[in-house]
This is a predicted structure of a 1569-nucleotide RNA (small-subunit ribosomal RNA) from a bacterium. It matches the Rfam family "Bacterial small subunit ribosomal RNA". Model confidence (mean pLDDT): 84 of 100.
RNA sequence: UCUUUGGAGGGUUUGAUCCUGGCUCAGAAUUAACGCUGGCAGCGUGUCUUAAACAUGCAAGUCGAACGGUUCUGUACCUUUGCUUGCAAGGGUGCAGGAUAGUGGCGAACGGGUGAGUAACGCCUGGAUAACCUACCCAUUGGUGGGGGAUAAUCCCGAGAAAUCGGGUUUAAUACCGCAUGUGUACCGAUAGACUCAAGUCUAUUGGUACAAAGGUCCUGUAUAGGGUCGCCAAUGGAUGGGUCCAUGUCCUAUCAGGUAGUUGGCAGGGUAAUGGCCUACCAAGCCUAUGACGGGUAGUCGGCCUGAGAGGGUGACCGGCCACAUGGGGACUGAGACACGGCCCCAACUCCUACGGGAGGCAGCAGUUUAGAAAUUUGGGCAAUGUCCGAAAGGGUGACCCAGCGACGCUGCGUGGGGGAUGAAGGCCCUCGGGUUGUAAACCCCUGUUGGGGAGGAAGAAAUUUUGCACACUUUCUGUGCGGAAUGACGGUACUCCCAAAGAAAGCCCCGGCUAACUCCGUGCCAGCAGCCGCGGUAAUACGGAGGGGGCAAGCGUUAUUCGGAAUCACUGGGUGUAAAGAGGGCGUAGGCGGGUCUGUAAGUCGAGAGUGAAAGCCAUGGGCUCAACUCAUGAAUUGCUCUCGAUACUGCAGAUCUUGAGCGCAGUAGGGGAGAGCGGAACUCCCAGUGUAGCGGUGGAAUGCGUAGAUAUUGGGAGGAACACCGAUGGCGAAGGCGGCUCUCUGGUCUGCUGCUGACGCUCUGGCCCGAAAGCUAGGGGAGCGAAUGGGAUUAGAUACCCCAGUAGUCCUAGCCGUAAACGAUGGGCACUAGGUGUAGGUUCUUAUGGAUCUGUGCCGUAGCUAACGCAUUAAGUGCCCCACCUGGGGAGUACGACCGCAAGGUUGAAACUCAAAGGAAUUGACGGGGGCCCGCACAAGCGGUGGAGGAUGUGGUUUAAUUCGAUGAUACGCGAAGAACCUUACCUGAGCUUGACAUGCUGGGAGUACCGACCCGAAAGGGAAGGGAUCCCGAUUAUUCGGGAAGCCAGCACAGGUGCUGCAUGGCUGUCGUCAGCUCGUGCCGUGAGGUGUUGGGUUAAGUCCUCUAACGAGCGCAACCCUUGCCUUUAGUUGCCAGUCCCGAUUUUUAUCGAGAGGCACUCUAAAGAGACUGCCCCGGUUAACGGGGAGGAAGGUGGGGAUGACGUCAAGUCAUCAUGGCCCUUAUGCUCAGGGCUACACACGUCCUACAAUGGCCAGUACAAUGGGCUGCGAAACCGCGAGGUGGAGCCAAUCCCAUAAAGCUGGCCCCAGUUCGGAUUGGAGUCUGCAAUUCGACUCCAUGAAGUCGGAAUCGCUAGUAAUCGCGGAUAAGUAUGCCGCGGUGAAUACGUUCUCGGGCCUUGUACACACCGCCCGUCACGCCAUGGAAGUCGGCAAUACCCGAAGUCGCUAGCCUAACCCUGACUUGUCGGGGAGGGAAGCGCCCAAGGUAGGGUCGGUGACUGGGGCGAAGUCGUAACAAGGUAGCCGUACGGGAACGUGCGGCUGGAUCACCUCCUUU
Repeated sequence: UCUUUGGAGGGUUUGAUCCUGGCUCAGAAUUAACGCUGGCAGCGUGUCUUAAACAUGCAAGUCGAACGGUUCUGUACCUUUGCUUGCAAGGGUGCAGGAUAGUGGCGAACGGGUGAGUAACGCCUGGAUAACCUACCCAUUGGUGGGGGAUAAUCCCGAGAAAUCGGGUUUAAUACCGCAUGUGUACCGAUAGACUCAAGUCUAUUGGUACAAAGGUCCUGUAUAGGGUCGCCAAUGGAUGGGUCCAUGUCCUAUCAGGUAGUUGGCAGGGUAAUGGCCUACCAAGCCUAUGACGGGUAGUCGGCCUGAGAGGGUGACCGGCCACAUGGGGACUGAGACACGGCCCCAACUCCUACGGGAGGCAGCAGUUUAGAAAUUUGGGCAAUGUCCGAAAGGGUGACCCAGCGACGCUGCGUGGGGGAUGAAGGCCCUCGGGUUGUAAACCCCUGUUGGGGAGGAAGAAAUUUUGCACACUUUCUGUGCGGAAUGACGGUACUCCCAAAGAAAGCCCCGGCUAACUCCGUGCCAGCAGCCGCGGUAAUACGGAGGGGGCAAGCGUUAUUCGGAAUCACUGGGUGUAAAGAGGGCGUAGGCGGGUCUGUAAGUCGAGAGUGAAAGCCAUGGGCUCAACUCAUGAAUUGCUCUCGAUACUGCAGAUCUUGAGCGCAGUAGGGGAGAGCGGAACUCCCAGUGUAGCGGUGGAAUGCGUAGAUAUUGGGAGGAACACCGAUGGCGAAGGCGGCUCUCUGGUCUGCUGCUGACGCUCUGGCCCGAAAGCUAGGGGAGCGAAUGGGAUUAGAUACCCCAGUAGUCCUAGCCGUAAACGAUGGGCACUAGGUGUAGGUUCUUAUGGAUCUGUGCCGUAGCUAACGCAUUAAGUGCCCCACCUGGGGAGUACGACCGCAAGGUUGAAACUCAAAGGAAUUGACGGGGGCCCGCACAAGCGGUGGAGGAUGUGGUUUAAUUCGAUGAUACGCGAAGAACCUUACCUGAGCUUGACAUGCUGGGAGUACCGACCCGAAAGGGAAGGGAUCCCGAUUAUUCGGGAAGCCAGCACAGGUGCUGCAUGGCUGUCGUCAGCUCGUGCCGUGAGGUGUUGGGUUAAGUCCUCUAACGAGCGCAACCCUUGCCUUUAGUUGCCAGUCCCGAUUUUUAUCGAGAGGCACUCUAAAGAGACUGCCCCGGUUAACGGGGAGGAAGGUGGGGAUGACGUCAAGUCAUCAUGGCCCUUAUGCUCAGGGCUACACACGUCCUACAAUGGCCAGUACAAUGGGCUGCGAAACCGCGAGGUGGAGCCAAUCCCAUAAAGCUGGCCCCAGUUCGGAUUGGAGUCUGCAAUUCGACUCCAUGAAGUCGGAAUCGCUAGUAAUCGCGGAUAAGUAUGCCGCGGUGAAUACGUUCUCGGGCCUUGUACACACCGCCCGUCACGCCAUGGAAGUCGGCAAUACCCGAAGUCGCUAGCCUAACCCUGACUUGUCGGGGAGGGAAGCGCCCAAGGUAGGGUCGGUGACUGGGGCGAAGUCGUAACAAGGUAGCCGUACGGGAACGUGCGGCUGGAUCACCUCCUUU
């Protein structure tokens, strides 16, 4: 600079991730259909199903200038009749014109339809025809002479219902037939030449034979003629159209592998326009085929059309080319052309007519009808145009065609209005009630007039043809050209133009969870429904239905169906195979594919140039015409292909020559469980014999079966037998793999190393083929020690067809032969080359250095680059390349069925479909889990002490009951829990009675001074309902101070609303329980990884602790731990009233004194109280430890290693608990689910469980005496002394608002006495009687007291709970709970132990690691039988049908062949006579007959495909069925593969194999030192 203008992804497997992989969506398209809707116009398009059947009309005729006739009209003439004598009628002849059945010519083989058949030279592309034809048309040459005999029509007769046919008479031709002529043509020869690769062809000359013809019409009018025009004949050439042949291409199937007798070829003949087995006879035995023959299925083909970036894929409507067909099948005739859509003959099916004898028909032409179907139009107009047939022409015909009609079926265009218009109207919808939205949308104002409506005008398409006039050329005409006139339009009064009125007549459909643009309300409540995939719906659904709003497209919009795309998801462009689907178990080797170095030739591939072709239409580009567009016209480009010619020769091929490095051979060595056969050996084992010896042996987790007193086991000696070969032995060796192991011998295969002598590419890989191929298994014959499927027995167990044990048969071994499969694995095909290293090991060679180095071949490990989804692989590749082979394409169904092949069988190889799912899968990550591992902790176990479980009682719960027994809490984490206290109340429940703006809150409206308020009294169980009587207050204004007006408070009536312990704790807040006071849970930045994620937080130590130290791709930080807080333990200081009293003083009492008691003064020493301090920090010493953290010991100290106790509860888990504490969304009730009241219930009682109390007694009970606390509480209160009562209690009332007074005596203890082991002087339940207290009230239903009564119970089965020190145990005391009501709860002190070896086990927890098919996370997942329902499918006695073929029978029409006799105008010969007739013969022809072939039909046995089928086999899918538990963790017997046997089932067991097995130990190797 030129060219090229084109390629997007998403959803869905998981807790999350990456990958593999399928399913699905977004796009475009359609001869479409369906649903809803629908204004106009243009251009297109319209039976995809039944090549099913068709009523009716039309779709192929035309020529009278080929012919004889017929008929009509006009006219001329002749004639007859009538008569009015020039009229009418009839007949005849001629002329002009119209119509016409028949003969004849041309056409009818085109045009139009359809796609059944056809896998083929059918079609496409390119060639060949020297192997051919071609009517009409064009050009050229020559001719068109002279005769003949018929026949249709017409007429007559006849048959028949009809269709139609027969006989006779007559006639014409451009109908038919001889003859002549022969430019010529064809054939048979001759000669010469040219061409061709060749068979052969062409040309010229020449001899012989054969072969032609038709006239019509017009003009001239000198005519026995001349001419025009249309024809005719012979021939040549052209054009057009065809026939035939060849090459390449042209769907699926190998579960179709062999096919073929005219088959393949030859010779001769026939046939055809022509080649050819096209046909016939004879000869030969060929021909086709894995480059897919033959068979089966499907299908017209191409240009094109749709899609796609392209390559491709799909398709073959409309338009165009070719082919095939015309009811199914067969056949020929005519003709230039047909084996003929609207021709003929025959067979068959069907329909119609019929007089029953016989006939007629073919819409896959245009309309139309029926049927089928989801589904496709008018029985229209016209030949005006285009085209075609006939004709000299005028013209005629034409459902071809041109138009119109119907259908939104498609494409395209236009419209349904435009501008202004905010109180942002009303209405709708939503709402946080403020508002928002619909929305400038509407209304309203001003405009416009496309389309539609009305009116008026009004084309092009008519180039032209016909006719007519003139002129010109040629000129007798005819004809041609030019210029005029007239006529000719289905569409159609259409397009178009103008005028009029009027916003007037014109918008729907789908969608709104994600993909995918677009959100709210109501209804519904796993129902109804939606859904393309994922998936929505179980009471707050943006997913169902409706509404509002929104999004998209728009006269359409959605759905369904189909195709391509996306899908690189069959991968040529452009994929893969270690573990995801996929390397054949291994080798040898044929075909095929691929192939080392050099030279020469050739030019097939390849490349370049040119030529031909690649029809038109279409696509594309540029222009033009319809107002634009769709549509259409023109030009160009393109048509990527094929063929031919010329050229190039790098590469590949081919041919030739040569080389040595690939390959092989040779020579010299070499290691080895390589293979086959024969022989030999010892140990062990079992059996037999004998000896010794005596009661057990054996076996297991523990046992038993079994063996043994008939002598086992044990032990010694001898003998027999079979199988396998310890140690060496090793990630060591050999082999292709399977596999191979004592020793010796024989035979035999391969490898490796060295030397480079020989050959000279001889190579690599291999479809089919052949061979080998563990174990199990099979056949036959041996053998049989041990082991050991099956089987028997014993155990275990819920069962145990198993695991364990005792026996034990096939088998395991040998010989011969089958089988042909394995996790036949390195889950990794073979060969060659290249690409860092390190370190072992086996076998060689080599190097002056040798414990070393180099090199070749094997065999391991680690590792760089690179690759990989990751794991991992990494010179032994899974890296980088080349060559060849095998294999894969979602999961299941299924390696199954059917078929075929192999096998004795078992079975193997090959190998589907229906149906079903949206996944199935690989690797890795984080968790969780494991009857995995390691480390650690906890009253977790153990060691102890005391309980529970048994009794009676208390209390709570379940259950049951009830009118109600209100509700909630339910493993741990409900059950003396909510409830710190149900007689009424509480109270929520039940029964009954009442109230209705309400028991309670706020607001509004109206009404009252006899109003609010107080109310005797009446009814009533009360609530409630009545009601005499009494009877007000405050503020403002006016005022005569009495009152009047307004308001407040309160009341009444009404309206808004109140109220609900009604529902949802799975809509929520708050609060709480639990894991757990366990030590964990995270973040920022950085780093690693594609990513989830990891690291940090792991490791080594240590701790109560993620506590601390150390190491470290991590460095820091946060929430937790600890500490800070309270309490307790020692001490100090401060302060002393109500506390205390050592010492001092005083008073009083008692008293013998000392002394004691009481009171006071005084004091604060002590106790105590309550405030502040101090103290404890591993601080000090020793030892250990990494110089650490820390641990052990010790000293001191009241206290020692967190001193004891408490408060404090990380991220989170359990949809844990609570809507009945409270709050709260939504729903529900509103004279009741609200409120009030009385009574009842929550207190029931065959039963079960939890938590407690009291006991069962002597460490005790009872009696008497006696000692020592602390925490607390008290005005609706605690209540002293004193008195009364046996007592509960009563009377009483001092003192105390409390360190003062009171509750208030602590009890166990101690001292003394009695009891004497008993259902007791234990135990106290139960019951009777009598009481006390509280309270309105103790009946249901309180506590207490006294007297009497005196139950169970004698220490508790399985099991289970608490506790590690001031703890357990035991003893009492206090308090809260608004009367009363504690064995409960919360606190207080008194007395006061035992034990911990230790971490194996149980439970729970923490960290690391490992496996996993779990992730709702082991209370997980999941397998198979059985039962039930539905679905598709295999087998099956059969049965029914389709298709193609074989053999035979029969054989229509028809071509061809033959044919005695029969029929026969033309030509030939001939007779007769009446001379144009009748005969005879021949040639030729025909009918009839026969023969070959042959359609349909029939018979037979088979093949193949399909339908159906009692019954049967498995499979799939289904709601929470049954039985077990096989697999996933070591899945509780590791699992899996092959095989065999067995079993309800998953499965079990034997044999061999694999790791895709956990764990522990050892070995080897590697890494580091």
Description
The RNAcentral record of the sequence draws on ENA.